[in-house]
């Protein structure tokens, strides 16, 4: 300061169940491992997704809310190579 083929000292944990919290989407916590080299952290741009509450017309639209494990950006840092 550059890279992630091959590892893995340490570490995350989808699906699915049980509990919990929530209108819901989702979130915590436990089991539990499908993956993951940032699958640490920011909702900053785009996407999804939701719609208690407002509109509206039983369609649909939205203040708001979630998702960083959907892509992009920002910030921190491990272990390996390499310079």
């Nucleotide at each position: 300061u550059c890279u992630g083929a091959a590892a893995a000292c340490g570490g995350c944990a989808a699906a699915c169940c049980c509990g919990u919290c929530g209108a819901a989407a989702g979130g915590c916590g436990g089991g539990g491992a499908c993956g993951c080299a940032a699958a640490g952290c920011c909702a900053c741009c785009g996407g999804u997704c939701u719609a208690c509450g407002g509109g509206a017309a039983u369609a649909c639209c939205u203040a708001g809310g979630a998702c960083a494990g959907c892509g992009g950006g920002g910030c921190c840092g491990c272990c390996a190579g390499a310079g």